Description
RNAcentral holds the sequence, with entries from MGnify. Predicted 3D model of a 94-nucleotide RNA (c-di-GMP-I riboswitch aptamer) from uncultured Trichloromonas sp. It matches the Rfam family "c-di-GMP-I riboswitch aptamer". About the family: GEMM was predicted in a large-scale screen for bacterial structured RNA regulatory elements.

């Protein structure tokens, strides 16, 4: 090389979650480690709760405070099928 086998993207259904996304079933775009570990190597995504902001709306007992909405974003979450690192490893002709 070939052969055998493996995994399973989008999408659909069911379940979980605020969301990113996750689990199960179907499915099959791809994958030679798309096996396992690493999220404190880098990166991307989410924003319910907490925090911060101030251009908005509303409320109150108005030099102030509160609610809603909006935005930011970690010491909060998600992704290992974004890149990297560690580790183990199947078939097997000439």
């Nucleotide at each position: 090389a070939a052969u055998g086998g493996g995994c399973a993207a989008a999408c659909u259904c069911c379940g979980g979650g605020a969301a990113a996304c996750c689990g199960g079933a179907g499915g099959g775009c791809g994958c030679a480690a798309a096996g396992c570990c690493u999220a404190u190597g880098g990166g991307u995504c989410c924003a319910a709760c907490a925090u911060c902001a101030g251009c908005g709306u509303c409320c109150c007992c108005u030099u102030g405070g509160g609610a809603c909405a909006u935005g930011a974003a970690a010491c909060g979450g998600a992704c290992a099928g974004c890149c990297g690192g560690g580790u183990u490893g199947c078939c097997g002709a000439a």